[in-house]
């Protein structure tokens, strides 16, 4: 340099064009407990950036950024 794959709550994973972006763990609050853990209830928290297509984009297209792999 060329080609391919990936980028979503703090972490890991869903959502394959549509109305509050879902779940697990973690975290916070409350309950329970002598305390801790465990358990129960509830809350907050995310689509890498820009442009395009579309009535509508996390999803499709292009560029950039970042990560990984193969080739030279």
């Nucleotide at each position: 340099g060329g080609c391919c794959c990936c980028g979503u709550c703090g972490u890991c994973u869903a959502a394959u064009g549509g109305u509050c972006a879902a779940g697990a763990c973690a975290u916070c609050a409350g309950g329970u407990u002598u305390u801790c853990a465990a358990c129960c209830u509830g809350g907050g928290a995310a689509c890498g950036g820009g442009a395009g297509u579309u009535c509508g984009a996390u999803u499709c297209u292009c560029c950039c950024c970042g990560g990984g792999g193969c080739c030279g």

Transfer RNA from a Solirubrobacterales bacterium, 72 nucleotides, folded computationally. Rfam family: tRNA. The coordinates come from a structure-prediction model, not an experiment, and the mean pLDDT is 82.